[in-house]
Transfer RNA from Calypogeia suecica, 72 nucleotides, folded computationally. The source organism's lineage runs through Eukaryota, Streptophytina, Embryophyta, Jungermanniales and Calypogeia. The coordinates come from a structure-prediction model, not an experiment, and the mean pLDDT is 84. Rfam family: tRNA. Rfam classes the family as a transfer RNA. The gene name in the source record is trnT-GGU.
Order: sequence, then C1' cells, then structure tokens
RNA sequence: GCCCCUUUAACUCAGUGGUAGAGUAACGCCAUGGUAAGGCGUAAGUCAUCGGUUCGAGUCUGGUAAGGGGCU
Repeated sequence: GCCCCUUUAACUCAGUGGUAGAGUAACGCCAUGGUAAGGCGUAAGUCAUCGGUUCGAGUCUGGUAAGGGGCU
C1' cells in the first nucleotide's frame, strides 16, 4: 500500500427495510430470624460517526474512526 471482517444497554450477544430485544450486571419488591441462592418487576440505547437511497434504515450504500485478520 491493497483486500476482508467487526462496531447495537455497564458486559456478552440477537435482530429477513415496517414498535430496538435477550442473558448477565445494577436498582426495587417478595420471600428468610438474617445472608446467599430463588421468584417478580423497574431503569438503562444519538444502533461508532458523517452523508446517500427509500414512504420508511440497526438492516441497503459511500466516506471517516476504532479493533481484528489476510496479502505484498
């Protein structure tokens, strides 16, 4: 220098162009004499970022950034 992949909640990851989700963690409640385990619930997202396409984009597309891999 060229090519490919990844980027979504604090963490690990789902998500076929039509309402953004799960598990863990956090917080609250239940339960216990008390603690842990357990049960129920709540909150937490500029979907890395800037554009484009579309009636509509986390999803398609171009650039940039960060991380990983390959070639020379």